Annotation
The part of an RNA shown here (small-subunit ribosomal RNA, 3' major domain) has 475 nucleotides and comes from an uncultured bacterium.
[in-house]
Context: one part of a larger RNA
RNA sequence: UGACGGGGCCCCGCACAAGCAGCGGAGCAUGCGGCUUAAUUCGACGCAACGCGAAGAACCUUACCAAGGCUUGACAUAUACAGGAAUAUGGCAGAGAUGUCAUAGCGGUAAAACGUCUGUAUACAGGUGGUGCAUGGUUGUCGUCAGCUCGUGUCGUGAGAUGUUGGGUUAAGUCCCGCAACGAGCGCAACCCUCGUUCUGUGUUGCCAGCAUUUAGUUGGGGACUCACAGGAGACUGCCGGGGUUAACUCGGAGGAAGGUGGGGAUGACGUCAAAUCAUCAUGCCCCUUAUGUCUUGGGCUGCACGCAUGCUACAAUGGCUGGUACAAAGGGCUGCAAUACUGCAAAGUGGAGCGAAUCCCAAAAAGCCAGUCUCAGUUCGGAUUGGGGUCUGCAACUCGACCCCAUGAAGUCGGAGUUGCUAGUAAUCGUAGAUCAGCAACGCUACGGUGAAUACGUUCCCGGGGCUUGUACA
Numbered sequence: 001u002g003a004c005g006g007g008g009c010c011c012c013g014c015a016c017a018a019g020c021a022g023c024g025g026a027g028c029a030u031g032c033g034g035c036u037u038a039a040u041u042c043g044a045c046g047c048a049a050c051g052c053g054a055a056g057a058a059c060c061u062u063a064c065c066a067a068g069g070c071u072u073g074a075c076a077u078a079u080a081c082a083g084g085a086a087u088a089u090g091g092c093a094g095a096g097a098u099g100u101c102a103u104a105g106c107g108g109u110a111a112a113a114c115g116u117c118u119g120u121a122u123a124c125a126g127g128u129g130g131u132g133c134a135u136g137g138u139u140g141u142c143g144u145c146a147g148c149u150c151g152u153g154u155c156g157u158g159a160g161a162u163g164u165u166g167g168g169u170u171a172a173g174u175c176c177c178g179c180a181a182c183g184a185g186c187g188c189a190a191c192c193c194u195c196g197u198u199c200u201g202u203g204u205u206g207c208c209a210g211c212a213u214u215u216a217g218u219u220g221g222g223g224a225c226u227c228a229c230a231g232g233a234g235a236c237u238g239c240c241g242g243g244g245u246u247a248a249c250u251c252g253g254a255g256g257a258a259g260g261u262g263g264g265g266a267u268g269a270c271g272u273c274a275a276a277u278c279a280u281c282a283u284g285c286c287c288c289u290u291a292u293g294u295c296u297u298g299g300g301c302u303g304c305a306c307g308c309a310u311g312c313u314a315c316a317a318u319g320g321c322u323g324g325u326a327c328a329a330a331g332g333g334c335u336g337c338a339a340u341a342c343u344g345c346a347a348a349g350u351g352g353a354g355c356g357a358a359u360c361c362c363a364a365a366a367a368g369c370c371a372g373u374c375u376c377a378g379u380u381c382g383g384a385u386u387g388g389g390g391u392c393u394g395c396a397a398c399u400c401g402a403c404c405c406c407a408u409g410a411a412g413u414c415g416g417a418g419u420u421g422c423u424a425g426u427a428a429u430c431g432u433a434g435a436u437c438a439g440c441a442a443c444g445c446u447a448c449g450g451u452g453a454a455u456a457c458g459u460u461c462c463c464g465g466g467g468c469u470u471g472u473a474c475a
Stems, first nucleotide, its partner, number of pairs: 001475002003472003007469007015459002019422005026313008034304002042053002064299007073124001077123007087104007107114001126288002129286003135282002137277003140273001142271001147186006153162003166177003192265004197233007207222002211220002236259001239253005302441001315415001319374007331362003336355002341350003381412001386407007428451007
């Protein structure tokens, strides 16, 4: 000087407390361990691995296994030699890769040069092989915590100290005051995006108050309104009062759409963990080179006495079922989205208007509201499991897809110790869309809106963090 303390003081955070909803019990889904296996590819392991890489494992993907092939190679460049342009179609053998046979054809130019292909040979290719403890790049984490440093000066023999400590204050090393310090940098804040108010401009595909028209903003028309897209204004403790050191600031009030950082996002200092990644990519060194490379078929990554993690669905009446009826936002669409209509109980099929979309479509929002029924039961709760029949995608649904219909109708009556999230348009609850994608194991993830709470006395305690100080047999 740090680090540590079941030392002290001060402060903060859904850290506790106060509340609400869960998890832990059940069934299923997904990931992980373990076991099994020819293989169950690899990585990730407290917080910060475990619905993680994977925004989509039937083949492919695919890296794993078995079997069958190839060896200048599936891919790149170059040289030499030889052959012939290239190429297309069909038969046979085979699981296919591939092998073999036959037929047709043979670029360009006046002619060559040249180009392409095949074979042989050589340099080489290739490796998701090893090392993340050789690395770059990227990322997580402490933590959006308020810290981390430097120049000059001063003090100290020196390591170092000072500044950065102190008194206040703040979300903040934020600001004020004081001070052997005076300044500065990286962080904080602001500048950026978005939501909330208003004004101006522009009105088509958007809108419709008034005037006509009408089944329908449909048409004429209109630019008021909504909305969209641009550009401004607006919030600064600016104003008033109390407190405060005449300060920083803080408490209350006015006006205002919004008030003290207005809500949300992006933004992550010096560094820590030899943290993660050689399997995104790049890369040193090591290793393989008729194989650790490469092609193919089939299998596996989906195995199941068991344990854990994250979710979904429930255990019901604030509910289930049936009928009617209302209101979103944000997205996607040409190898695409597909309306009206018809067929089917349905998944879906036939067919194809319209739309490269503020125009058309996906599209039905669902909780809600209005009626009816069920009456506390393992039930008209719950839907696992299993049998049968189908639909769709796709060369192909056996291993191993999703969905529909009929039948079946398991566990489960609110969950031990313990443990998680959340402070407001939040939790809870209800649906919607998208990426990936032929299809889909999505109950995941990311976004969108609808309905919409309770509680916070307080900081003694648990956890994490910041500052000062003290002790130390630690560095």
It matches the Rfam family "Bacterial small subunit ribosomal RNA".
The prediction has a mean pLDDT of 83.